């Protein structure tokens, strides 16, 4: 790069450099943020995709647990919300708008794999 499967309401920050954005993308919303955005280092954490040891079921695979000096990843907010379809309450004389949901699909991330 491309494809395939799984996951995405849980967790988890200090400190140096540095200086103005930043939250994937156009767009709206709404939040961060000179009490210091973002990068980029150190150092600590979380978690548990991979791995590593074990237990249990069955032997196809699953489910727990453990994970340091192992590969990632990842440490405001659900992937911050919302955008296309379907749909619930609410409202309404009907359609609709408001405001609260629900399910999918699209688009991402991150793992393993595989081109």
């Nucleotide at each position: 790069u491309u494809c395939u499967u799984a996951u995405c309401c849980a967790g988890a920050a200090a400190g140096a450099c540095u200086g103005a954005g930043g939250g994937a993308u156009c767009g709206g919303g709404c939040c961060c943020u000179u009490u210091g955005a973002a990068g980029u280092c150190u150092u600590g954490g979380c978690a548990a995709c991979c791995u590593u040891u074990c237990c249990a079921c069955c032997c196809a695979u699953u489910g727990g647990a453990u994970u340091u000096c192992g590969g990632u990843g990842c440490c405001a907010a659900u992937u911050c919300c919302c955008a296309c379809c379907c749909u619930g309450a609410c409202g309404a004389a009907u359609u609709a708008a408001u405001u609260c949901g629900g399910g999918g699909g699209u688009a991402g991330a991150u793992a393993a794999g595989u081109u």
About this RNA: The prediction has a mean pLDDT of 76. Predicted 3D model of a 115-nucleotide RNA (SAM riboswitch aptamer (S box leader)) from a Bacteroidota bacterium. The source organism's lineage runs through Bacteria, Pseudomonadati and Bacteroidota. The sequence was found by an Rfam model in a public genome assembly.